[in-house]
């Protein structure tokens, strides 16, 4: 330098064109003599930058990082 896969919250992770599941953390609350353990809430415009669509995390074009093979110098 080629070729493939992957990039969604603090973490793990589903979603593959129509307002982003869910578990782990956290923070509020219930509940407790106080904890724990258990119920309830809350917490992401999806790596970036165009483009296509009435509508993009999905689909195309570019890069950026990550993994894996190949290749090539020492």
């Nucleotide at each position: 330098g080629g070729u493939g896969g992957c990039g969604u919250a603090g973490c793990c992770a589903a979603g593959u064109g129509g307002u982003a599941a869910g578990g782990c953390a956290a923070g509020g609350g219930a509940u407790u003599g106080c904890a724990a353990a258990u119920c309830c809430c809350u917490c992401a415009c999806c790596c970036c930058c165009g483009g296509u669509u009435c509508a993009a995390a999905u689909c195309c074009g570019g890069g950026c990082g990550c993994c894996a093979c190949c290749u090539c110098c020492a």